[in-house]
RNA sequence: GGAGUCGGACAGGCCGUCGCCGCAGACGCAGGUCUGGGGAGGAAAGUCCGGGCUCCGCAGGGCAGGACGCUGGGUAACACCCAGGAGGGGUGACCCUCGGACAGUGCCACAGAAAGCAAACCGCCCGUCAUCUGCCUGAUGCAGAUGGCGGGCAAGGGUGAAACGGUGGGGUAAGAGCCCACCAGAUGCCACGGUGACGCGGCAUGCUCGGCAUACCCCGUCUGGAGCAAGACCAAAUAGGGAAGGUGGUCGGCCCGGCCAAUGCCUUCCGGGUAGGUUGCUUGAGGGUGCGGGUAACCGCACUCCUAGAGGAAUGACGGUCACGCGCAAGGAGACUUGCACGACAGAACCCGGCUUAUCGGCUGGCUCCUGUC
Numbered sequence: 001g002g003a004g005u006c007g008g009a010c011a012g013g014c015c016g017u018c019g020c021c022g023c024a025g026a027c028g029c030a031g032g033u034c035u036g037g038g039g040a041g042g043a044a045a046g047u048c049c050g051g052g053c054u055c056c057g058c059a060g061g062g063c064a065g066g067a068c069g070c071u072g073g074g075u076a077a078c079a080c081c082c083a084g085g086a087g088g089g090g091u092g093a094c095c096c097u098c099g100g101a102c103a104g105u106g107c108c109a110c111a112g113a114a115a116g117c118a119a120a121c122c123g124c125c126c127g128u129c130a131u132c133u134g135c136c137u138g139a140u141g142c143a144g145a146u147g148g149c150g151g152g153c154a155a156g157g158g159u160g161a162a163a164c165g166g167u168g169g170g171g172u173a174a175g176a177g178c179c180c181a182c183c184a185g186a187u188g189c190c191a192c193g194g195u196g197a198c199g200c201g202g203c204a205u206g207c208u209c210g211g212c213a214u215a216c217c218c219c220g221u222c223u224g225g226a227g228c229a230a231g232a233c234c235a236a237a238u239a240g241g242g243a244a245g246g247u248g249g250u251c252g253g254c255c256c257g258g259c260c261a262a263u264g265c266c267u268u269c270c271g272g273g274u275a276g277g278u279u280g281c282u283u284g285a286g287g288g289u290g291c292g293g294g295u296a297a298c299c300g301c302a303c304u305c306c307u308a309g310a311g312g313a314a315u316g317a318c319g320g321u322c323a324c325g326c327g328c329a330a331g332g333a334g335a336c337u338u339g340c341a342c343g344a345c346a347g348a349a350c351c352c353g354g355c356u357u358a359u360c361g362g363c364u365g366g367c368u369c370c371u372g373u374c
C1' cells in the first nucleotide's frame, strides 16, 4: 500500500421568522393572553419471542396442544447473551450447524440391476447341449470359437447427491473380511483428565450396520386465557327499570268496600348502562462516572442526572450561514478553485429485555492474509 474479518459510537451544527403538543408562573369572571422551559429512534418498524402491570379463571393430579433442545454459566425471563465442546467451511482472522435413525411407521425424485435387505444390466467363472473349425483317427476323443440352458460371484464397468470400508498379499473355477498385515470407523470393557459436553490412551470383537426427525414420532424441560380498545373513578340528555306519595268516574247521604278507565297520569327519590370527562401515563429490571468481584455475559457498592406523554393523535415549514459527501459544469499542466443541484431508512402511543428486517454517509478499535521498502 492492497484485500478481508469481527465489533463500537454517530446519524449534520448555529442563527432568525411563523406555527403545533404538554408543563410552570403571571394576568383575566371567562374564552384566553404573555413569559420561561421541554418535545422521536437506532431501529420508534415487523409484532416474532420473553417479562412487568391489569382483569378473568384456578383444590390437586393427568391427557391433549404449543414452544424449546450439545455442556456450563448469566438473567425478572427468553427462541437472548457469555464461555466452552463436537462436526463442517475458509490459507487465515473468522463463519455456519447442534437431543434420538437397533422403539415403531413412512419417504429417498431422475438415473440405475439394486435406495435397505435384498438384488444382477454389461461382465468374470463352472457344468451341459447344439453348430463350426483344427488335430488325432480306433471311438460317444481332445482343443478352440459362437449361441442356448442351468448354476456360482460381486472383483471390474456403468447410474446416482448417496451403492454395503480402503491399500497390498494369500486364497479360489472365478471371487468375496473368506483369511492375513497396515490404515479408517463402529461396538463393548477398562484407565486417566475435565463440574460437564467431551478429550486422550489401552484391550477385545472382522462388527463395517446408508440418508431424512425442517416427515410422523420418541425422550427431556417449560407452558391457564385475554390484553392499556387491559382496568379504575366521575357521570349528562333521551328512553326504559325500581320505591314512596298523590290523582278521576260509578254504586252511595257519609265512611268502609267493590267495579271501570288502568300494566294510566302527576310529583319526589334511587340504581344500572351510554355520550363525555378524569385516571392508568411515564422514575425505570433507567442513564452516566468511579471502585470492587468475575476469563466473559453479568453482578455489587458509592456519587450523580431527570430525559416526549399526544388521543384523529403535537414534535413542523421557510430563509440565512458553516461543515461533510456525491453528481454536473467552468477554469487550471497539476494540486485544486469557483458555481449549481441533491442528502439514508424511517417516525413514539402502557413500559422494559431481546431477535429480525431497512439504512446516504463518514468516524473509530481489535485481528488476519498478500505485496513492497528499511
Stems, first nucleotide, its partner, number of pairs: 001370008010361001012322007020039002023036005041345001045356002048354005053227004065223005070084005085098005099218002104216002106212003121157002123153013165183006184208002186205005192199002231279004241270007248260004286305008324343002327340005
Molecule: Bacterial RNase P class A